[in-house]
């Protein structure tokens, strides 16, 4: 100088005036006011992509379906997260990246090009050994045929290099490399081995195609849920009042006939509706009190928690255990702002709404530690 | 705050691994005295954006952006 990894910070200080909660004091019947003290956004508060707490609903257990995860081991309340390891890829390196089970269980896909695209194929090409034919004096040519080395197509064409071999060729034979099967050794395992034997190679790709295997998952979400509960309407219960007919009677008006307002006794409950009637069915008045459900509204859930800091111990680590210590927003149309002064490196992305663990995305920069070239 | 859905031509929509389509609109032509209709032809696409899987992605997966709807 160029980089890699991990952690921390996210303009600072002061004054004044405000905003939202809390505590104390005081004034007030209360509502509330005043004073003092103390607290008041983030590393992502975001996206709502995973996981959990909490709450309600459902539920004997299991299986299927549907969805998700996917190398191995561990951590954790849990996870698709984290840690360590294995394998593969990139980088000189520190280091970084990987949806990384199974393609000899089955089904399926591969356009175009190409001779052939799944246990395939012969366009160009190579050969003329074998058989045959013709021409030819001969060399040679052709047919039946043999081959798959080389060319060509394609994303992909059924091990690679070399030697031998052959008419030309070919794992046809051999050596090395690769591959497969079985065993051995190391490792908890994934896996590894410059370990052994066998096999000439039989087994191409795609599962972010269906699928198979292993494991996981009940549904909804704080607008969840709980408590108190007005007016009006409606529901239930109790009590009271209200109808009509007949008879007797009091009083008032009136010459009288008669009428009004009352009292007593008795009968029928009455009215509407369905049908011609009865029975029957349905519906129907007012007042008071009480009961229960629910609405408006209020209270709660609400922030002390799988919490932070320091020290010690165990562990490679994620993390766990123990001790001491700290308290750090909680609204309900939504608070954290404004002005002034000074300083600097001139200030990015961005604003809590039930809570927590992650992931992802956005972001001017500064700083510390370790490491590499 | 919570939940669900949709992005393809100027507009409305198909296409759900094999290289992009329909109708309307626009432009030119034929027809007509002229216009419309009709007929013929043409133009027009980063398939919202970015990565990945695959030989190949509008389509499959992940992230992200925008819009719409529902819940008091």
């Nucleotide at each position: 100088g160029a980089g890699c990894u991990g952690g921390c910070c996210a303009g600072g200080c002061a004054a004044u005036c405000g905003c939202c909660g809390c505590g104390c004091a005081u004034c007030g019947c209360a509502a509330g006011g005043u004073g003092c003290g103390g607290g008041g956004a983030g590393g992502a508060a975001a996206g709502u992509c995973c996981g959990g707490g909490c709450u309600c609903c459902a539920g004997u257990g299991g299986a299927c379906a549907a969805g998700g995860u996917g190398c191995c081991a561990g951590g954790u309340a849990a996870c698709g997260c984290c840690u360590g390891g294995g394998g593969g890829g990139c980088g000189c390196g520190a280091g970084c990246c990987c949806a990384c089970g199974g393609a000899a269980a089955g089904u399926g896909c591969a356009a175009c090009a190409g001779a052939g695209a799944g246990c395939a194929g012969a366009c160009c090409g190579c050969c003329g050994a074998a058989g045959c034919c013709c021409c030819g004096c001969a060399a040679g040519g052709g047919c039946u045929g043999g081959c798959a080395a080389g060319g060509g197509u394609g994303a992909a064409a059924g091990g690679g290099u070399g030697c031998g071999g052959u008419a030309a060729g070919a794992g046809c034979g051999c050596a090395c490399c690769g591959c497969g099967u079985c065993g051995g050794u190391g490792g908890c395992a994934a896996c590894a081995c410059g370990c052994g034997a066998c096999g000439g190679c039989a087994c191409g790709g795609c599962a972010a195609a269906c699928c198979c295997c292993a494991c996981c998952u009940g549904g909804a979400g704080c607008a969840a849920g709980g408590c108190c509960a007005a007016a009006u309407a409606g529901g239930g219960a109790a009590g009271g009042a209200a109808g009509u007919c007949u008879c007797c009677u009091g009083u008032c008006c009136g010459c009288a006939a008669g009428g009004g307002c009352g009292g007593g006794a008795g009968g029928c409950a009455g009215c509407g509706u369905g049908g011609g009637u009865c029975c029957c069915g349905c519906g129907c008045u007012c007042c008071u009190u009480c009961c229960g459900g629910g609405u408006a509204g209020g209270c709660u859930g609400c922030u002390u928690g799988a919490g932070g800091g320091c020290c010690g111990c165990g562990g490679u680590g994620a993390c766990g255990c123990g001790g001491c210590u700290c308290c750090u927003a909680g609204a309900g149309g939504a608070a954290u702002g404004a002005u002034u002064g000074c300083c600097c490196c001139c200030g990015a992305c961005a604003g809590a709404a039930c809570c927590c663990g992650g992931c992802u995305u956005a972001c001017c920069g500064g700083u510390c530690a370790g490491c590499u070239c | 705050g919570c939940u669900g859905g949709u992005g393809u031509a100027g507009c409305u929509c198909a296409g759900g691994g094999g290289u992009a389509g329909a109708g309307c609109a626009g432009c030119g032509g034929u027809u007509u005295u002229g216009u419309a209709a009709a007929c013929c032809g043409c133009c027009g696409g980063u398939c919202g954006c970015a990565a990945g899987u695959u030989c190949g992605a509008a389509u499959c997966u992940u992230g992200u952006c925008a819009c719409c709807a529902g819940c008091u």

Two RNAs folded together computationally: RNase P RNA and transfer RNA, 445 nucleotides in total. Its mean pLDDT, the model's own confidence on a scale to 100, is 79. Rfam match: Bacterial RNase P class A. Rfam classes the family as a ribozyme.